Predicted 3D model of a 114-nucleotide RNA (SAM riboswitch aptamer (S box leader)) from a Chitinophagaceae bacterium. Rfam family: SAM riboswitch aptamer (S box leader). Rfam links the family to the GO term regulation of gene expression. About the family: The SAM riboswitch is found upstream of a number of genes which code for proteins involved in methionine or cysteine biosynthesis in Gram-positive bacteria. It was read from a public genome assembly, where an Rfam model found it.
[in-house]
RNA sequence: AACUUAUCAAGAAAGGCAGAGGGAAUGGCCCGAUGAAGCCUUGACAACCUACCCCGAAUUAUUUGGGGCAAGGUGCCAACUCCGACCCGAUGGAUAAUUCGGGAUAGAUAAGUC
Numbered sequence: 001a002a003c004u005u006a007u008c009a010a011g012a013a014a015g016g017c018a019g020a021g022g023g024a025a026u027g028g029c030c031c032g033a034u035g036a037a038g039c040c041u042u043g044a045c046a047a048c049c050u051a052c053c054c055c056g057a058a059u060u061a062u063u064u065g066g067g068g069c070a071a072g073g074u075g076c077c078a079a080c081u082c083c084g085a086c087c088c089g090a091u092g093g094a095u096a097a098u099u100c101g102g103g104a105u106a107g108a109u110a111a112g113u114c
Base pairs, nucleotide, nucleotide: 002113003112004111005110006109007108008107013042014041015040016039017038021031022030023029026084027083028082043077045075048073049072050071052068053067054066055065056064057063058062081106086103087102088101089100090099
């Protein structure tokens, strides 16, 4: 890099360096010299994996379901994945706009396979 599974409407700050971009891409729309991206320090949020604890189930010494915890590995700390696009349905009837619901594509994160 690719593939598989799960989740994505919640949540979460300061300081230093730095000096103009950033929100994946695309059309918008936002954030940014009252300091963007990036780096460092401390802290928070969360609960995907591991460890530990509790309860249960199966069976035959292991597997598995639920709960807790937050030490370790990740992640993350503007806006619903910021909104839309592509498909279907509803509303509407100007056969249009708008709004709502569902799905797909793409993306992000974790674990596993390779």